[in-house]
RNA sequence: GCCACCGUAGCUCAGGGGUAGAGCAACUGUUUCGUAAACAGUAGGUCAUGAGUUCAAUUCUCAUCGGUGGCUCCA
Numbered sequence: 001g002c003c004a005c006c007g008u009a010g011c012u013c014a015g016g017g018g019u020a021g022a023g024c025a026a027c028u029g030u031u032u033c034g035u036a037a038a039c040a041g042u043a044g045g046u047c048a049u050g051a052g053u054u055c056a057a058u059u060c061u062c063a064u065c066g067g068u069g070g071c072u073c074c075a
Base pairs, nucleotide, nucleotide: 001071002070003069004068005067006066007065010024011023012022013021018055026042027041028040029039030038048064049063050062051061052060
């Protein structure tokens, strides 16, 4: 330099045009002498950034940025 895939909650990930979700973690409560566990609940998101298409974009298209892998070059 080229190609492919990925970027969504603190972490690991799902979802894929019409209200954004799960598990774990956090917090509160129940229980306990107390803690853990268990159970119930609460909070937490510019869906990487910008533009385009659309009545409507996290979702489709393009560009950019970042990550992972592969290829190529290394006189």
Notes:
This is a predicted structure of a 75-nucleotide RNA (transfer RNA) from Anaerolineales bacterium UBA832. The sequence was found in a public genome assembly. The source organism's lineage runs through Bacteria, Bacillati, Chloroflexota, Anaerolineae and Anaerolineales. It matches the Rfam family "tRNA". By type it is a transfer RNA.